[in-house]
């Protein structure tokens, strides 16, 4: 960098740098944004996807509940809405992107 599984409508702030556009591409919208946003630093919080400790089942897979010290990820809005297929619409599907974990 590739694959492969899971999981995405939930949850969680401050200072400080810096200054102009941000919100994954691409489009169309909508929305944040000099009353300083997007990102970076640090603290702080949220999550529980590995690790840590049980229970249950033990052929294999896997359920249940815990605890956050590590290893991480997140902390504006459903991944902000839609776009491609079904569907009258409501929704349901692929896709794509993010993070985990194994593997290459």
């Nucleotide at each position: 960098u590739g694959u492969u599984u899971a999981u995405a409508a939930a949850g969680a702030a401050g200072a400080g740098c810096g200054g102009a556009g941000a919100g994954a591409a691409c489009a169309g919208g909508c929305u944040c944004a000099u009353u300083g946003a997007u990102g970076c630093u640090c603290u702080a919080g949220c999550a529980a996807c590995c690790u840590c400790a049980g229970c249950c089942a033990u052929a294999c897979a896997g359920g249940c509940a815990g605890a956050a010290a590590g290893g991480u990820g997140c902390u504006a809005a459903a991944a902000c809405c839609u776009g491609c297929c079904c569907g009258a619409u409501a929704g349901g599907g692929a896709g794509u992107u993010a993070u985990a974990a194994a593997u290459u």